[in-house]
RNA sequence: CAGAGUAGAAAUCUGUGCGUGAAGUGUUCUGCGGACGGGGAGUUGCCGCAGAAACGAAAGAGGAAAUCCUCUGCGGUACAGAUUUUGCAUCCCGCUG
Numbered sequence: 001c002a003g004a005g006u007a008g009a010a011a012u013c014u015g016u017g018c019g020u021g022a023a024g025u026g027u028u029c030u031g032c033g034g035a036c037g038g039g040g041a042g043u044u045g046c047c048g049c050a051g052a053a054a055c056g057a058a059a060g061a062g063g064a065a066a067u068c069c070u071c072u073g074c075g076g077u078a079c080a081g082a083u084u085u086u087g088c089a090u091c092c093c094g095c096u097g
Stems, first nucleotide, its partner, number of pairs: 001097003008086010018075003027053008038093004059072005
């Protein structure tokens, strides 16, 4: 001088759920906590939880005496798996050439 590697993240597909009597997702603010290549440090970045605020939706068909049930959809829906892509904010040390 050059390079490698993580946790994790995103997209698509599949499966199983949840909601469709509106939770969830997304946005903003506050508080608390957590993670961040092999070691150390670490935020204005990331993630989670709680509270608050604004915004906001797709239902249809069939069955049943009925609460409801089934199917097809819908939701920037949850989880799991597969594939692909991306990937230490930054600093010091280490590793490979």

RNAcentral holds the sequence, with entries from MGnify. The RNA shown here (THF (Tetrahydrofolate) riboswitch aptamer) has 97 nucleotides and comes from uncultured Ruminococcus sp. The model forms 82% of the base pairs in the Rfam consensus. The coordinates come from a structure-prediction model, not an experiment, and the mean pLDDT is 79.